[in-house]
This is a predicted structure of a 74-nucleotide RNA (transfer RNA) from Dyella acidiphila. The prediction has a mean pLDDT of 85. Its Rfam family is "tRNA". Its family is annotated with triplet codon-amino acid adaptor activity in the Gene Ontology. NCBI's taxonomy places the organism under Bacteria, Pseudomonadati, Gammaproteobacteria, Lysobacterales, Dyella.
């Protein structure tokens, strides 16, 4: 300096290619059950999708710039 990958909830990930109500799990937090630690059920709350634009009725998704972090070449 050049090429890649990754960045979405408090962790770990999926959605991305084909643009059209942001989801799972675990964690919290309420209620029940259970003597009780723990468990089990059932329900909830938490997200300006790393940033700044751009195109579009709409954009986590698509295009252009930063950042950060990992690989890999020089």
């Nucleotide at each position: 300096c050049g090429g890649g990958g990754u960045g979405u909830a408090g962790c770990g990930c999926a959605g991305c290619c084909u643009g059209g109500u942001a989801g799972c799990g675990c964690a919290u937090c309420u209620g029940c059950c259970u003597g009780g630690g723990g468990g089990g059920c059932a329900g909830g709350g938490g997200g300006u999708c790393g940033u700044g634009g751009g195109u579009u009725c709409g954009a986590a998704u698509c295009c252009c710039g930063c950042c950060a972090c990992c690989c890999c070449g020089a």